[in-house]
Molecule: Glycine riboswitch aptamer
Organism: uncultured Alphaproteobacteria bacterium
RNA sequence: AUGAACCCCGCGGGAGAGACUGAUUUCGGCGACGAAAUCAGCCCCGAAGGCGCAACCGCCCCGGAAACGCUCAGGGAAACGGGACCGCGGGGGGAUG
Numbered sequence: 001a002u003g004a005a006c007c008c009c010g011c012g013g014g015a016g017a018g019a020c021u022g023a024u025u026u027c028g029g030c031g032a033c034g035a036a037a038u039c040a041g042c043c044c045c046g047a048a049g050g051c052g053c054a055a056c057c058g059c060c061c062c063g064g065a066a067a068c069g070c071u072c073a074g075g076g077a078a079a080c081g082g083g084a085c086c087g088c089g090g091g092g093g094g095a096u097g
Base pairs, nucleotide, nucleotide: 006092007091008090009089010088011087012086013085018042020041021040022039023038024037025036026035027034028033043076044075045074049072050070051069052068056064057063058062
């Protein structure tokens, strides 16, 4: 001096699936009813997490491994929230030249 992998922060993008059924409670309402929450039930989703198999990789005893699979957890109108992953910026880092 070049500054990789990896980690953290900020911003932007970011899918899927019941506005399901019943009960209870609260709020609004004269009422019919509406909204939300909780519990239960069935139906679904897969991109927090977790688990499993494996192409492949390695220091090859054995390990590491997916956006594949399973759905324990999580999620299922919009909004809010979450969101693997991608992009940009900043910080740490220190491979490589």